[in-house]
RNA sequence: GGGGGCGUAGCUCAUCUGGUAGAGCGCUACAUUCGCAUUGUAGAGGUAGUGGGUUCGAGUCCCAUCGUCUCCA
Numbered sequence: 001g002g003g004g005g006c007g008u009a010g011c012u013c014a015u016c017u018g019g020u021a022g023a024g025c026g027c028u029a030c031a032u033u034c035g036c037a038u039u040g041u042a043g044a045g046g047u048a049g050u051g052g053g054u055u056c057g058a059g060u061c062c063c064a065u066c067g068u069c070u071c072c073a
Stems, first nucleotide, its partner, number of pairs: 001072007010025004019056001027043005049065005
């Protein structure tokens, strides 16, 4: 220098052909307990790396760019 993969909640990851984003763990409150843990119920938390484009509508398609991993030179 060139090719490819990944970047979604604090963490690990879903979201299968574009239709108003979820799970597990963690966190908060309540119940249970003498208390803790466990368990149960409820809840908070993400404009999907960034910017632009296509579309009535984009996490999902296209372009650029940043970070990271990998292959080639």
Molecule: transfer RNA
Organism: Clostridia bacterium